RNA sequence: AUCGAGAGAGGCUGAGGGAACCGGCCCUGUGACGCCUCGGCAACCUGCUCCAACCGAUCAGCAAGGUGCCAAGCCCGGCGAGCCGCAAGGCUCGGAGGAU
Numbered sequence: 001a002u003c004g005a006g007a008g009a010g011g012c013u014g015a016g017g018g019a020a021c022c023g024g025c026c027c028u029g030u031g032a033c034g035c036c037u038c039g040g041c042a043a044c045c046u047g048c049u050c051c052a053a054c055c056g057a058u059c060a061g062c063a064a065g066g067u068g069c070c071a072a073g074c075c076c077g078g079c080g081a082g083c084c085g086c087a088a089g090g091c092u093c094g095g096a097g098g099a100u
Base pairs, nucleotide, nucleotide: 001100002099003098008038009037010036011035012034016027017026018025021078022077023076024075039070040069041068044066045065046063047062048061049060074097079094080093081092082091083090084089
């Protein structure tokens, strides 16, 4: 800084998983999670190009080497403010935590 976009097949395994706690909701023996292979998405790092005296950063463009990612908005809520509601609660914005 971003998190409303994007991107899955095969093999192995065998019972849990969706970060942690709580509450929901969901995925899962029609094989989850995890690992491997191949494929893909994206463009954080990286490389190159452009700016014309030179050097060089930003921006922009291209590439895809290193990461990351490929159920659901970070799956939703938890804390605060505002608004709505008789209430239960709901909506919006922000925060916290987290991921890259």